This is a predicted structure of a 520-nucleotide part of an RNA (small-subunit ribosomal RNA, 5' domain) from an uncultured Clostridia bacterium. Model confidence (mean pLDDT): 85 of 100. The RNAcentral record of the full RNA draws on SILVA.
Context: one part of a larger RNA
RNA sequence: GGAUGAACGCUGGCGGCGUGCCUAACACAUGCAAGUCGAACGGAGCUAUUUAGGAAACUUCCUUCGGGGAGCGGAAUCUUUAGCUUAGUGGCGGACGGGUGAGUAACGCGUGAGCAAUCUGCCUUUGGAUGGGGGAUAACAGCCGGAAACGGCUGCUAAUACCGCAUAAUGCAACGGGACCGCAUGGUUCUGCUGCCAAAGAUUUAUUGUCCAAAGAUGAGCUCGCGUCUGAUUAGCCAGUUGGCGGGGUAACGGCCCACCAAAGCGACGAUCAGUAGCCGGACUGAGAGGUUGAACGGCCACAUUGGGACUGAGACACGGCCCAGACUCCUACGGGAGGCAGCAGUGGGGGAUAUUGCACAAUGGGGGGAACCCUGAUGCAGCAACGCCGCGUGAGUGAAGAAGUAUUUCGGUAUGUAAAGCUCUAUCAGCAGGGAAGAAAAUGACGGUACCUGAGUAAGAAGCCCCGGCUAACUACGUGCCAGCAGCCGCGGUAAUACGUAGGGGGCAAGCGUUAUCC
Numbered sequence: 001g002g003a004u005g006a007a008c009g010c011u012g013g014c015g016g017c018g019u020g021c022c023u024a025a026c027a028c029a030u031g032c033a034a035g036u037c038g039a040a041c042g043g044a045g046c047u048a049u050u051u052a053g054g055a056a057a058c059u060u061c062c063u064u065c066g067g068g069g070a071g072c073g074g075a076a077u078c079u080u081u082a083g084c085u086u087a088g089u090g091g092c093g094g095a096c097g098g099g100u101g102a103g104u105a106a107c108g109c110g111u112g113a114g115c116a117a118u119c120u121g122c123c124u125u126u127g128g129a130u131g132g133g134g135g136a137u138a139a140c141a142g143c144c145g146g147a148a149a150c151g152g153c154u155g156c157u158a159a160u161a162c163c164g165c166a167u168a169a170u171g172c173a174a175c176g177g178g179a180c181c182g183c184a185u186g187g188u189u190c191u192g193c194u195g196c197c198a199a200a201g202a203u204u205u206a207u208u209g210u211c212c213a214a215a216g217a218u219g220a221g222c223u224c225g226c227g228u229c230u231g232a233u234u235a236g237c238c239a240g241u242u243g244g245c246g247g248g249g250u251a252a253c254g255g256c257c258c259a260c261c262a263a264a265g266c267g268a269c270g271a272u273c274a275g276u277a278g279c280c281g282g283a284c285u286g287a288g289a290g291g292u293u294g295a296a297c298g299g300c301c302a303c304a305u306u307g308g309g310a311c312u313g314a315g316a317c318a319c320g321g322c323c324c325a326g327a328c329u330c331c332u333a334c335g336g337g338a339g340g341c342a343g344c345a346g347u348g349g350g351g352g353a354u355a356u357u358g359c360a361c362a363a364u365g366g367g368g369g370g371a372a373c374c375c376u377g378a379u380g381c382a383g384c385a386a387c388g389c390c391g392c393g394u395g396a397g398u399g400a401a402g403a404a405g406u407a408u409u410u411c412g413g414u415a416u417g418u419a420a421a422g423c424u425c426u427a428u429c430a431g432c433a434g435g436g437a438a439g440a441a442a443a444u445g446a447c448g449g450u451a452c453c454u455g456a457g458u459a460a461g462a463a464g465c466c467c468c469g470g471c472u473a474a475c476u477a478c479g480u481g482c483c484a485g486c487a488g489c490c491g492c493g494g495u496a497a498u499a500c501g502u503a504g505g506g507g508g509c510a511a512g513c514g515u516u517a518u519c520c
Stems, first nucleotide, its partner, number of pairs: 001520004006516005013392006019385002021350001026348003030345003035092003040089002043086006052079002058071005099303003108228008118220002123216008131165001133163002140155006171196003175192007201208003229275003236266002241263004246258003278300004282293004305326005328339004356382001358381003364378001365376004395425004405416004429461001432455004439447001464509005469490003475504005485492002
């Protein structure tokens, strides 16, 4: 000198764009943050007039006096139809998006290869199929238990829920045969035979779904080379340890797991141990080499009160799912239950220190749905903070009686100083009045009467901070008297201190200026 997620002191006009718990991965009141589909299903409720049927009462006819026929009537109720709502079954999504950096020195990350060792819902393309049955169960009803959370028994019922059957190839598997190729195990392809594997329908009837197979895309898994902090005052480490064989397991390779066999494997090219740490694109600095750093934005990883576990699923060993254990908090009728902000706000606490319990789904994107639409603290916006960067303003011209005041003085003056006043202008910003967007494809705008434009009108509403001995731009007076104090270094102060304090003056930067901390 530059830089910062900064803090502190004094000061503070406006706008734009950004940024804002670096500490306790401490504990959390409250609200919201993941739902959606009635075009999968059976119910339930409401409404509607209509669709249809329709009892009594009433009128009338017949009558054996029991009743029967017809008309009218159209209430409650029931069935049907249509519309709306939705607790439950079912589907898809809750593995994305959002947060945090505790752990991790590791194939975690970066980079470059590989899988002849792999999976992939939704999506795209292509080919084929969509036949026929069955048994349940929630809801519901009844009964029972419990303070609650919730649960039990009996009975009824539906499906795109569940289970068989049929069909079966270009699929899969076993056993053969041929061709080509390769990188040892092998790969690709043609072919024979045997065996095996599927489905679901809906409705507004022309859309959509379901199943099988192939290919693609996307996403994921795994392996390897190289690189990736400090300590030797850590030198030896390791028993599933290293390898083999055979199995199990997995989507898949593998001691991943297991039985048996062998006795290996790693290490001064630093194993093991200990400490520290998420990694990177980047950022800061520097002429560069390098050093430091990893906030914000983007990629990857890890975690979700602590530890463990699996279930479901295309995908999790799952932040707002489940089970167990621990600590903590809450409810309780003491038998037992409930909870997890490192989501957005917000609270307490810690701290030098870090914001609103805001608005909207209008845009972009995501989930569900055929759609309408619903959900979305993602996101878009607004609020707070000079925290940072950038821009603008606090007026412009003229004005010498060099006014007054103040400071100083050799008492003559000198400085403040064109500075002020005065005169003449202007209106950026702020304020006032009027108009008023784009962002949105037909409709739909939170932002927002915002940005912006126009008008009237007053110099009014808008300057501080640090420094002045040298380094280092800027000097005098008074006070103080090794005191009080200053100080980054050298050093000032003991009676004329340009170094302390105050004043006048001056210098620097400026809505900031200084100090502190940290990095180069």